[in-house]
Predicted 3D model of a 74-nucleotide RNA (transfer RNA) from a Candidatus Micrarchaeota archaeon. Its Rfam family is "tRNA". By type it is a transfer RNA. From the family's description: Transfer RNA (tRNA) molecules are approximately 80 nucleotides in length.
RNA sequence: GGGGAUGUGGGGUAACCUGGUUAGCCUGCGGGCUUUGGGAGCCCGAGAUCCCGGUUCAAAUCCGGGCAUCCCCA
Numbered sequence: 001g002g003g004g005a006u007g008u009g010g011g012g013u014a015a016c017c018u019g020g021u022u023a024g025c026c027u028g029c030g031g032g033c034u035u036u037g038g039g040a041g042c043c044c045g046a047g048a049u050c051c052c053g054g055u056u057c058a059a060a061u062c063c064g065g066g067c068a069u070c071c072c073c074a
Stems, first nucleotide, its partner, number of pairs: 001073007010027004020057001029045005050066005
């Protein structure tokens, strides 16, 4: 220098190809119930689509340009 893959709550992982429900689930966190207390269990709550632009009635998803990480070639 060229090509490819990936990027979603604190951590992990679906939904993307085939655009449309309030972005789901596990764990963690906060509160409550329960317990002498703790743990476990149950209930409730807060928290995320890497950035910018475009297409569209509608974008996590499609398109373009960036950024970061990883892999291959030179």
NCBI's taxonomy places the organism under Archaea, Nanobdellati, Microcaldota.